[in-house]
RNA sequence: GCGGCUUUGACCUAGUGGCUGGGUAGUAGCCUUCCAAGCUAUAUACGUGGGUUCAAUUCCCACAAGCCGCU
Repeated sequence: GCGGCUUUGACCUAGUGGCUGGGUAGUAGCCUUCCAAGCUAUAUACGUGGGUUCAAUUCCCACAAGCCGCU
């Protein structure tokens, strides 16, 4: 230098045009003499910027970061 892949809450992970799901962690409550465990509830998300579309996390383009390969 060229090509490919990935990027979703604090963390891990599913999803793929119309509602962002699950687990862990956090917070609050219940229970408990207290703690732990258990139960219930709850806040936090689609890397950035454009484009297409009635509608984009999803499709297209560029960029950023990471990984892999070639030279």